The RNA shown here (SAM riboswitch aptamer (S box leader)) has 92 nucleotides and comes from Arthrobacter mangrovi. NCBI's taxonomy places the organism under Bacteria, Actinomycetota, Actinomycetes, Micrococcales, Arthrobacter. Its mean pLDDT, the model's own confidence on a scale to 100, is 86. Its Rfam family is "SAM riboswitch aptamer (S box leader)". Rfam's curators write: The SAM riboswitch is found upstream of a number of genes which code for proteins involved in methionine or cysteine biosynthesis in Gram-positive bacteria. Rfam links the family to the GO term regulation of gene expression. The sequence was found by an Rfam model in a public genome assembly.
RNA sequence: UAACCAUCCAGAGCGGCUGAGAGACCUGGCUCGUUGACGCCGCAGCAACCACCUCGCUCCGAGGAAGGUGCUACCGCCAGGACCGAUGGAGA
Numbered sequence: 001u002a003a004c005c006a007u008c009c010a011g012a013g014c015g016g017c018u019g020a021g022a023g024a025c026c027u028g029g030c031u032c033g034u035u036g037a038c039g040c041c042g043c044a045g046c047a048a049c050c051a052c053c054u055c056g057c058u059c060c061g062a063g064g065a066a067g068g069u070g071c072u073a074c075c076g077c078c079a080g081g082a083c084c085g086a087u088g089g090a091g092a
Base pairs, nucleotide, nucleotide: 001092004089005088006087007086008085013043014042015041016040017039021032022031023030025081026080027079028078029077044072045071046070048069049068050067052064053063054062055061056060076084
């Protein structure tokens, strides 16, 4: 980088910096935001996939713990569109 498989109505915040937009893209809404959002950093937390442990035991399921990633407003915020988006896994 392109493709494949699986999942996306659950869960999880405090502080510092910054300063006006943010919710992937487009359209129409709706919500959040100077009572400081979004983003970055630190610490903390959550538990989706992989790995680990225990029990069931083809596939697979339940529980535990938190190593690799990830995640911590709203059903991927809602609807429509599009070669849609994000995360994980195993390869190329």